[in-house]
RNA sequence: GUCCUCGUAGUAUAAAGGAAGAACAUAGCCCUCCGAAGGCUAAGAUACAGGUUCAAUUCCUGUCGGGGGCA
Numbered sequence: 001g002u003c004c005u006c007g008u009a010g011u012a013u014a015a016a017g018g019a020a021g022a023a024c025a026u027a028g029c030c031c032u033c034c035g036a037a038g039g040c041u042a043a044g045a046u047a048c049a050g051g052u053u054c055a056a057u058u059c060c061u062g063u064c065g066g067g068g069g070c071a
Stems, first nucleotide, its partner, number of pairs: 001070007010024002013021001018054001026042005047063005
């Protein structure tokens, strides 16, 4: 230089056009003499900018970042 792939919550991940789910962690409450464990509830995310579409995490283009192949 060129090609491929990945980027989703604090962490690690699912959803592959019909609008983001679960786990751990966090907070509150219950339980307990107090903690741990356990139960219930809550908050929290699609790297960025455009485009296509009635509708985009998903498809297309570019930028940024991680990983890899070739030279």
Notes
Predicted 3D model of a 71-nucleotide RNA (transfer RNA) from Parcubacteria group bacterium GW2011_GWC1_41_7. The coordinates come from a structure-prediction model, not an experiment, and the mean pLDDT is 80.